RNA sequence: GGGUGUGUAGCUCAGGGGUAGAGCACUACGUUGACAUCGUAGGGGUCAGAGGUUCGAGACCUCUCAUACCCA
Numbered sequence: 001g002g003g004u005g006u007g008u009a010g011c012u013c014a015g016g017g018g019u020a021g022a023g024c025a026c027u028a029c030g031u032u033g034a035c036a037u038c039g040u041a042g043g044g045g046u047c048a049g050a051g052g053u054u055c056g057a058g059a060c061c062u063c064u065c066a067u068a069c070c071c072a
Stems, first nucleotide, its partner, number of pairs: 001071007010024004018055001026042005048064005
C1' cells in the first nucleotide's frame, strides 16, 4: 500500500428500515446477627465521526478515524 471484518450502557454482546435492548456490573430497599446469595425497584446511551438516501437510519450508500486478521 491492497483486501476482509469489527466499533451499540462501565464490561461482554443482541438488534440489518418503524419506541434503543439483554446478561453481568452499579445504586436503593427487602431478606440475614453480619456478609454472600436471592427478590423488587431504579440510574446509566452524541449507536466511533461527518455527509448522503428515505416520511422515517443503530441498520442502506460515500468518506474519515480506531482496531483485528490476511496478502504484498
Source information:
The prediction has a mean pLDDT of 83. The RNA shown here (transfer RNA) has 72 nucleotides and comes from an Alphaproteobacteria bacterium. It was read from a public genome assembly. Rfam family: tRNA. By type it is a transfer RNA. Rfam's curators write: Transfer RNA (tRNA) molecules are approximately 80 nucleotides in length.